[in-house]
RNA sequence: GCCCCCGUAGCGCAGUGGAUAGCGCGUCGGAUUCCGGAUCCGAAGGUCGCAGGUUCGAACCCUGCCGGGGGCA
Numbered sequence: 001g002c003c004c005c006c007g008u009a010g011c012g013c014a015g016u017g018g019a020u021a022g023c024g025c026g027u028c029g030g031a032u033u034c035c036g037g038a039u040c041c042g043a044a045g046g047u048c049g050c051a052g053g054u055u056c057g058a059a060c061c062c063u064g065c066c067g068g069g070g071g072c073a
Stems, first nucleotide, its partner, number of pairs: 001072007010025004018056001027043005049065005
């Protein structure tokens, strides 16, 4: 330098054109307990890496850039 994959909640990930963007763990509150743990119930938490484009509509498609990983030279 070229090619491929990835970037979504604190962490690990799902969602690949139309739903209030979800799941697990974690965190917080409650129930339970003598107190914890476990279990159960609830809640908070997201510019969907950034910018532009396509579309009636974009996390999802296209382009550029940034970051991470891999391959070739």

Predicted 3D model of a 73-nucleotide RNA (transfer RNA) from Micromonospora pallida. Its Rfam family is "tRNA". Rfam classes the family as a transfer RNA. The RNAcentral record of the sequence draws on ENA. The organism belongs to Micromonospora, within Bacteria. Model confidence (mean pLDDT): 83 of 100.